Small-subunit ribosomal RNA, 5' domain from a metagenome, 524 nucleotides, folded computationally.
Context: one part of a larger RNA
RNA sequence: GGAUGAACGCUGGCGGCGUGCUUAACACAUGCAAGUCGAACGAAGCAUUUGCGACAGAUUUUUUCGGAAUGAAGUUGCUUAUGACUGAGUGGCGGACGGGUGAGUAACGCGUGGGUAACCUGCCUUGUACUGGGGGAUAGCAGCUGGAAACGGCUGGUAAUACCGCAUAAGCGCACAAUGUUGCAUGACGUGGUGUGAAAAACUCCGGUGGUAUAAGAUGGACCCGCGUCUGAUUAGCUAGUUGGUGAGAUAACAGCCCACCAAGGCGACGAUCAGUAGCCGACCUGAGAGGGUGGCCGGCCACAUUGGGACUGAGACACGGCCCAGACUCCUACGGGAGGCAGCAGUGGGGAAUAUUGGGCAAUGGGCGCAAGCCUGACCCAGCAACGCCGCGUGAGGGAAGAAGGUUUUCGGAUCGUAAACCUCUGUCGCAGAAGACGAAGGAAGUGACGGUAUUCUGUGAGGAAGCCCCGGCUAACUACGUGCCAGCAGCCGCGGUAAUACGUAGGGGGCGAGCGUUGUCC
Numbered sequence: 001g002g003a004u005g006a007a008c009g010c011u012g013g014c015g016g017c018g019u020g021c022u023u024a025a026c027a028c029a030u031g032c033a034a035g036u037c038g039a040a041c042g043a044a045g046c047a048u049u050u051g052c053g054a055c056a057g058a059u060u061u062u063u064u065c066g067g068a069a070u071g072a073a074g075u076u077g078c079u080u081a082u083g084a085c086u087g088a089g090u091g092g093c094g095g096a097c098g099g100g101u102g103a104g105u106a107a108c109g110c111g112u113g114g115g116u117a118a119c120c121u122g123c124c125u126u127g128u129a130c131u132g133g134g135g136g137a138u139a140g141c142a143g144c145u146g147g148a149a150a151c152g153g154c155u156g157g158u159a160a161u162a163c164c165g166c167a168u169a170a171g172c173g174c175a176c177a178a179u180g181u182u183g184c185a186u187g188a189c190g191u192g193g194u195g196u197g198a199a200a201a202a203c204u205c206c207g208g209u210g211g212u213a214u215a216a217g218a219u220g221g222a223c224c225c226g227c228g229u230c231u232g233a234u235u236a237g238c239u240a241g242u243u244g245g246u247g248a249g250a251u252a253a254c255a256g257c258c259c260a261c262c263a264a265g266g267c268g269a270c271g272a273u274c275a276g277u278a279g280c281c282g283a284c285c286u287g288a289g290a291g292g293g294u295g296g297c298c299g300g301c302c303a304c305a306u307u308g309g310g311a312c313u314g315a316g317a318c319a320c321g322g323c324c325c326a327g328a329c330u331c332c333u334a335c336g337g338g339a340g341g342c343a344g345c346a347g348u349g350g351g352g353a354a355u356a357u358u359g360g361g362c363a364a365u366g367g368g369c370g371c372a373a374g375c376c377u378g379a380c381c382c383a384g385c386a387a388c389g390c391c392g393c394g395u396g397a398g399g400g401a402a403g404a405a406g407g408u409u410u411u412c413g414g415a416u417c418g419u420a421a422a423c424c425u426c427u428g429u430c431g432c433a434g435a436a437g438a439c440g441a442a443g444g445a446a447g448u449g450a451c452g453g454u455a456u457u458c459u460g461u462g463a464g465g466a467a468g469c470c471c472c473g474g475c476u477a478a479c480u481a482c483g484u485g486c487c488a489g490c491a492g493c494c495g496c497g498g499u500a501a502u503a504c505g506u507a508g509g510g511g512g513c514g515a516g517c518g519u520u521g522u523c524c
Base pairs, nucleotide, nucleotide: 001524002523003522004521006520007519008518009517010516013393014392015391016390017389018388019386020385021351026349027348028347030346031345032344035093036092037091040090041089044086045085046083047082048081051078052077053076054075055074060069061068062067100304101303102302109229110228111227112226113225114224115223116222119221120220124217125216126215127214128213129212130211131210132166134164135163141156142155143154144153145152146151172197173196174195175194176193178191179190180189181188182187202209203208230276231275232274237267238266239265242264243263244262245261246260247259249257279301280300281299282298283294284293285292286291306327307326308325309324310323329340330339331338332337357383359382360381361380365379366377367376368375369374396426397425398424399423406417407416408415409414430465431461432460433459434458435457436456440451468513469512470511471510472509473494474493475492479508480507481506482505483504489496490495
C1' cells in the first nucleotide's frame, strides 16, 4: 500500500447493488417450512333433485248440515340422481428434491484423468407384444368395551388402479447341451435345441389417461484404479480377518464384504503406525511474477441432523420436519404410563467485541401432486433493520474590500482567519408537498403484480433541512501562543517531557481524507 462476513471510538443527508452468529454442532416458548389426486375406491355429512309413505289440512264438489269425497303449500322418514361442496379413511405419486450446518473426516473424502468383460436407474423419450377370466380379505363404518391421556381391543359387515390364485408366454430369467464370430482374458456379442419359472388394472367428460413384459436412449447413481492433497521422528516399528488361496453365503455388482478350512503373509525412513489440526474444490485476497494466505457470500462434491446403534418401506434412504432400541435433557400424568428434537424461516434465552423482522406474496422463476381448473411451496421473489462493504449524488453557484466586527498573534507598525462573512443576483440536484404513473405478464383469448401509487415524469417551494474525523518532531503533507515542569502525559520506530516543549494539554492557524474518519485484529 492492498484486502476484510469484521469489531471499537467520534460523527452521520440521500439513492442503487450486495452482505449480515466467524463464538455454544448450546438449550429452545410460539407460528409457519410437504403435500396433492373425487378422472383409483366405498361409506358418511351438506345442498339441490326423483319417487313413495306419514302428519297436517287450504280449496273445491256433494249434502239428511252430523258428515263424505278431493286432497295444494308446508313438516318429516325412506329413496333416485347430481355436485368446482366438506373433512376423515383405503389407494397412488411425492415426503431420498428443495432448505440448513461444517461436528466428524488426512480419507478414493475432494480435485484431476481413466476403468466396470463387475453394476442399478421411479418419472421422461423411442420400439415391440399384451391388457383374458376369477377369488378371499380389510380400513373407514356400526355395536360392545379398556385407558387420565397417548392409544387401543373384540364382534359384524363393505369397495378399489389395495391383495392373491388361474390363463396366455415366439420376447425375458434360470439350468443343461451344441455352435459361429471376436477379445490378452475370467469372457463379450450372436444362432438353435430341451426342460423349467415368472405379468397385468383399469378409469373416462369418449378427446384421452393409464397397467404388464421386454429392448434401447436419456438422466441420476454405485464401485475400482493412476496422480495430487497440512504439521510433528521430542511418534519407528505396525498388523490376526491381518495378507493371500479354496469353497459356501450376501449384494444391483466386484471384493475378507461375511463365514468355514488352508497357507504365513501384508505395510514401513519414497515416513507405516501414532498424535495434532482441518470439510475439499471452482474460486477469493495479495504479489511484476514465482509464490504466500484464505475456503464467508455464489456454484460443484462430501458429511451430519439431540448422542449412539439398527433396520423397514421404496426406483432411490439406513431417511433433518419417518420407524424401533438405548443414553442425556425437557414437558404432561389420574403415577399405571406417555410426548418432544429449529445445524428449515422468523423469533427467545445463553455465550460473545460482534451479526437483522415472530414482515408481504405465490405476481415472476423453479419444484410436488393433478387431464385440467387448481392446491401446496419461510425454495424463491420482495419489503423491513444495520455506513457492514462497493458505487453514485448532495450539503449550493456567481459577484462582493471600508480587507467590517470578533478571535489569534505581534517587534504594537502590523499580520492572519479572509471573498471567508454580511450584502446583491441566481439555480433547484437531493429533500418536502401536489398531479400523472409503468416495464417486469409468458400460455388461443380474456383475466392475472406481493413489490407499489414504488421507479420515472411534471408542477410548486425556498439556500432554506444536510460535515465531520484524524494529524501537524523525523519517517510524513502541515507552526505558533499559553499551561505543565522527567510531573501529568505521548509513542508505529527513532524517541519527547527535569522552566523558553513546533513531540504532553488547550487555543488560533495549517495539512489530509470526506458521509465518513481514525484505532484494533487478521492475511499478502